This is a predicted structure of a 487-nucleotide part of an RNA (small-subunit ribosomal RNA, 5' domain) from an uncultured bacterium. Its Rfam family is "Bacterial small subunit ribosomal RNA". The full RNA is in RNAcentral, with records from ENA and SILVA. The prediction has a mean pLDDT of 86.
Context: one part of a larger RNA
């Protein structure tokens, strides 16, 4: 000097920040992801304009919030490379949507069940699924040219197979299928960079490597068969320990050192474990399925659950907040749109946690009350301090009034907040910690090696400036100090 701080005394205000660092410990409760009727049957209400809805279809649910368990690794940073890749919504540009089919959920009946919820039969829709036609261009086989690479490339053209589509509307539009470009995000691969031990010296069989074949969106032992024995290692493998990583923070004149809370980029997780579906994307916090603890509900047959999303609650802890309000904004999904979600986010609560301002009053007032303390009894001291007049109103209390953030209109959660006006009165506001040296600050009583102090040196056994009180003094100040930590 800093600190996500803690505890002790104390505590008037406002702004901005910040607040579970321990138990990735178990969580009641409610809210955190919906949305579209302009894709589609249906049902129901109606002011006949329409509106509500469960379901089946699209789109989003891989953002957005959170936590730091694991990870010492291409996880991250940085500079590079993908002729080894992919990419929904968006944007540009070309080509295009013809013909036609069988089902199925809503529903109706029946049945089983405590429940969660299932089972049969039967009925229909579609942008839901299937065929079938073209095919500008794509994709595969087979052939020939050109032109680069280390090497699969890139482009030209012959022949041959294969794969497309969907409608809606209020007639503006909004969708749809195909290719090509871009844009955005992502996938992989390599240099170098970056902890502690050697009281870890040797590690390795899918191990290094090739050749088939498989798989992936893609190179690759990624993964199998078969062959080869080869790979890493004192330039530190392997192995134990211990950690999320960068920007950055904090110290320092720098070099350095110590950190990884708040905020921003990337990883990784999501009650443990392990999978895979759907999908432009996932092996998917608030989707599935298996197995394992727990923990409820049960008619004992069988079922339901995952705060490391916001509050919030037990336990742990020195130690850390509200089961608020609101979509006004800003940003997100959806939806022609009107809207509708949105505990992201915007504000509000509450904590001197922090940093920053600001007040707690000014000014004149005795050779100087009282009272305290002290005394060599004269006096010092407290102290211009008070009182006492004069002033002022920041702040505080009432009253009024009243906003920006909202853009060309409506629409403010914050908020009757800030501002502003006017009234009233010093009025409502000061403590802590030292004072033997280092270190700024001394005297009187008590105690008497006791009680105690105490950073470090040391104090105290009878006049203690070291202990307790007390007066006075010094520091810093809404704080002071005390521990903890790192420079």
């Nucleotide at each position: 000097g800093a600190u996500g701080a803690a505890c002790g005394c104390u505590g008037g205000c406002g702004g901005c920040g910040u607040g579970c660092c321990u138990a990735a410990c178990a969580c009641g409760u409610g809210c955190a992801a919906g949305u579209c009727g302009c894709a589609c049957g249906a049902u129901c209400c109606u002011u006949c304009g329409g509106g509500a809805u469960a379901g089946u279809g699209g789109c989003g649910c891989a953002c957005g919030g959170g936590u730091g368990a694991g990870u010492a690794a291409c996880a991250c940073g940085u500079a590079g490379c993908u002729u080894a890749c992919c990419u929904g919504c968006c944007c540009u540009c070309a080509a295009g949507a013809c013909g036609g089919g069988g089902a199925u959920a809503a529903c109706u009946g029946u049945a089983g069940g405590a429940a969660a919820c299932u089972a049969c039969c039967g009925c229909u829709a579609a942008u839901a699924c299937c065929c079938g036609a073209u095919a500008a261009g794509c994709u595969c086989c087979c052939g020939a040219g050109u032109u680069a690479u280390a090497g699969a490339g890139a482009u030209u053209u012959g022949g041959g197979a294969g794969a497309a589509a969907a409608g809606u509307u209020a007639c503006g539009g909004c969708g749809c299928u195909u290719g090509a470009g871009g844009a955005u995000g992502g996938g992989g691969c390599u240099g170098c960079g970056a902890g502690c031990c050697a009281u870890c010296a040797g590690c390795u069989a899918g191990u290094u490597g090739g050749u088939g074949a498989g798989g992936u969106a893609a190179a690759g032992g990624c993964u199998u068969a078969c062959c080869a024995a080869g790979g890493c290692g004192a330039c530190g493998a392997c192995g134990g320990c211990u950690a999320g990583g960068g920007g950055a923070c904090c110290u320092g004149a720098g070099a350095g050192g110590g950190u990884g809370a708040c905020c921003c980029c990337c990883c990784a997780c999501a009650c443990u474990g392990g999978g895979a579906c759907u999908g432009a994307g996932a092996c998917a916090c608030g989707g599935c399925c298996c197995a394992g603890a727990c923990u409820c509900c049960u008619a004992c047959g069988g079922g339901a659950g995952g705060c490391a999303g916001c509050a919030g609650u037990g336990a742990g802890g020195a130690a850390u907040a509200u089961u608020g309000c609101u979509c006004a904004a800003u940003g997100g999904g959806c939806g022609c749109a009107a809207g509708c979600c949105u505990g992201a986010a915007g504000c509000a609560g509450c904590g001197a946690c922090g940093c920053c301002g600001c007040g707690u009053g000014g000014g004149u007032g005795a050779a100087g009350a009282a009272g305290g303390u002290u005394u060599u009894c004269g006096g010092a001291c407290u102290g211009u301090a008070a009182a006492a007049c004069c002033c002022u109103u920041u702040u505080c209390u009432g009253u009024g009034u009243g906003a920006c953030g909202a853009g060309a209109g409506u629409g403010g959660a914050c908020g009757g907040u800030a501002g502003c006006a006017c009234a009233g009165g010093a009025a409502u506001a000061a403590g802590u910690c030292u004072c033997g040296g280092c270190u700024a600050a001394c005297u009187a009583c008590g105690u008497g090696c006791c009680a105690g102090c105490a950073g470090c040196c040391g104090c105290g056994g009878u006049a203690a400036a070291a202990c307790g009180u007390a007066g006075g003094a010094g520091g810093c100040a809404a704080g002071c100090g005390u521990u903890a930590u790192c420079c």